Model confidence (mean pLDDT): 83 of 100. The RNA shown here (c-di-GMP-I-GGC riboswitch aptamer) has 100 nucleotides and comes from a Gemmataceae bacterium.
[in-house]
RNA sequence: CCCGAUAUUAGCAAACCCACGGCGACGUGGGGACGCAAAGCCAUGGACCACCAUCACCGAACCCCUAGCCUCGGUGGUGGUGGUUGCCAGGUUGCCGAAG
Numbered sequence: 001c002c003c004g005a006u007a008u009u010a011g012c013a014a015a016c017c018c019a020c021g022g023c024g025a026c027g028u029g030g031g032g033a034c035g036c037a038a039a040g041c042c043a044u045g046g047a048c049c050a051c052c053a054u055c056a057c058c059g060a061a062c063c064c065c066u067a068g069c070c071u072c073g074g075u076g077g078u079g080g081u082g083g084u085u086g087c088c089a090g091g092u093u094g095c096c097g098a099a100g
Stems, first nucleotide, its partner, number of pairs: 002100001003097002011036002016031006034086001040092003044089003047084014
């Protein structure tokens, strides 16, 4: 240095509940522990999520001879702005020391 013991010391805290902030994803604080050897830090790449815009398709409503426009909802594409590092990479710093 790689590596990672049912070792040691210290640490973090999922779900859920409460309060506050946000349109939302979610964040912060308190309680709480499923887990974590980087579950320390950085949204850089991928992934996922939210909102907005736009396009296509489907449905509804309205209208109706028919089609289109307009309104509402859904699905998908594209773009923008955000969120998640406890989804995976990447960068960076770091506690302990058995076996190998």